Bacterial RNase P class A from an uncultured Bacteroidales bacterium, 376 nucleotides, folded computationally.
């Protein structure tokens, strides 16, 4: 120097003039003055949290979510760091071979089908303890013929070989056999284990063993975890119909009164059960007719908050210690003009809040990696 990925910071700058929104000071006001005003995604509303109301807990049921291990965190389906499959390139790597390793990268919804049910099209003889299409095979029968040989035929054997297929009932060397099969023996891949050894654990390494096809993004086991709603949540204070019109019911005690207290009714986040005939809101009830209002403040920006040292920690991240305060609107502000510079400027606007995720995006700077050239 170039290419590839990976992480982080910023993302037009400046001047003037008018305006808009909050804050703060001055003023009786009217106004003036000072100061702060979107974003790394504010976006998608996908995941979790805080908060808010619904009365609160327990248990089973029913349903939705997750799904290797361990860690981090307030919390996740987020993040970090393993582990285990798989795929690409290498290594003229080991090995008769099946198949095994090293090295870089790349993907991974990666609990159970050795718990049961279920499925597996088209093709093909046959698709889950199966199957004789083609082929192999000793005897038998028939022909041919010199012959222990070739051809045919029936009944059988056979899963080694060929054919179909996404998948053929472990895979390879060898023995065995009429041919041939885990039939057996070795090695090898799967799985399995009250075993032994290493790991916190996934799991690895040995040993034994064999019910060896695939599919839970089929039904289901099996474990976690979860109530639901959603700032239009919800507190407050104010205005109006209203010291109130018709019919029907209707307890008590205090108190001039306003109310308070007991009883009573109804209601209280899938089903049941339970604690409990606890609690806790509403309160005169039902029915009909009429009437009519103005809205404001909170919630709401100070926070699992940013920054910049130091410690642990592989790392997410965590402790400690210093320093900052950084929009807050509700018809809803963050803008118009002119002028100046360059690398001519992309996606794109805050509405309760914060922590991921994804998706959209032009440019610049900085950090490490890794691989090519070149030149010392």
């Nucleotide at each position: 120097a170039g290419u590839u990925g990976g992480g982080g910071u910023c993302u037009u700058u400046c001047u003037a003039u008018c305006g808009c929104u909050c804050g703060g000071c001055a003023g009786c006001g009217a106004u003036g003055c000072c100061g702060a005003g979107a974003g790394g995604a504010a976006a998608g509303u996908c995941c979790g949290g805080g908060c808010a109301g619904c009365a609160c807990g327990a248990g089973c049921c029913a349903c939705c979510a997750u799904g290797c291990c361990u860690c981090u965190u307030a919390a996740u389906g987020g993040g970090a760091g393993g582990g285990g499959g798989u795929c690409u390139g290498u290594c003229u790597g080991c090995g008769c071979a099946a198949g095994c390793g090293g090295c870089a990268g790349g993907c991974u919804a990666c609990a159970g089908c050795g718990a049961g049910c279920g499925c597996c099209a088209c093709a093909g003889a046959g698709a889950a303890g199966a199957u004789a299409c083609c082929g192999c095979c000793a005897g038998c029968c028939c022909u041919u013929u010199u012959u222990u040989a070739a051809g045919g035929g029936a009944a059988g054997g056979u899963a080694a070989g060929g054919g179909u297929g996404a998948a053929a009932a472990c895979g390879c060397g060898g023995g065995g056999u009429a041919a041939g099969a885990g039939c057996c023996c070795a090695c090898g891949a799967c799985a399995u284990g009250u075993c032994c050894c290493g790991g916190u654990a996934a799991c690895g390494g040995g040993c034994a063993c064999g019910a060896u096809g695939g599919c839970a993004a089929g039904c289901c086991u099996c474990a976690u975890g979860g109530g639901c709603u959603g700032a239009a949540a919800g507190a407050c204070c104010a205005u109006g119909u209203a010291u109130a019109c018709c019919a029907g019911u209707u307890g008590g005690u205090c108190u001039c009164a306003c109310g308070a207290c007991c009883a009573c009714a109804a209601g209280c986040a899938g089903g049941c059960u339970c604690g409990c005939u606890u609690g806790u809101u509403u309160g005169g009830c039902u029915g009909g007719g009429g009437g009519g209002u103005a809205g404001g403040u909170c919630g709401a920006u100070u926070g699992a908050g940013g920054c910049c040292g130091u410690c642990g920690g592989c790392g997410a991240c965590g402790g400690c210690g210093g320093u900052c305060c950084u929009a807050g609107a509700u018809u809803a502000a963050u803008g118009a003009u002119a002028g100046a510079a360059c690398a001519c400027g992309a996606c794109a606007g805050a509405a309760c809040c914060c922590g991921g995720c994804u998706u959209a995006u032009g440019g610049a700077c900085c950090c490490g990696a890794a691989c090519u050239a070149u030149u010392u």

Its mean pLDDT, the model's own confidence on a scale to 100, is 75. Its Rfam family is "Bacterial RNase P class A". Gene Ontology terms of the family: tRNA processing, ribonuclease P activity and dimeric ribonuclease P complex. The family's RNA type in Rfam is ribozyme. It was read from a public genome assembly, where an Rfam model found it.